[in-house]
Molecule: transfer RNA
Organism: Pseudomonadales bacterium
RNA sequence: GCUCGCUUAGCUCAGGCGGUAGAGCACAUCAUUGGUAAUGAUGAGGUCCCCGGUUCAACUCCGGGAGUGAGCA
Numbered sequence: 001g002c003u004c005g006c007u008u009a010g011c012u013c014a015g016g017c018g019g020u021a022g023a024g025c026a027c028a029u030c031a032u033u034g035g036u037a038a039u040g041a042u043g044a045g046g047u048c049c050c051c052g053g054u055u056c057a058a059c060u061c062c063g064g065g066a067g068u069g070a071g072c073a
C1' cells in the first nucleotide's frame, strides 16, 4: 500500500425484510439469614465510534472518516 472483519449498557455480546434498543454478568434497593454467601423480586444504566446522504422514519441502507483485529504484498 491492497483486501476483509469488527465498533451497541461498566464487561461479554444479540438485534430477521428500516418502524418505541435488548440478554447474561456486574451495580443499586428490597425480601430471606443471627450475620455473610447463595436465592428471589424490583430498579437504574445507551450521542448504537464520528460526519454526511437516502427515507415519513436509520443500530440497520449508501458515501467518507476514525479506532481495532486479520490476511496479502
Stems, first nucleotide, its partner, number of pairs: 001072007010025004019056001027043005049065005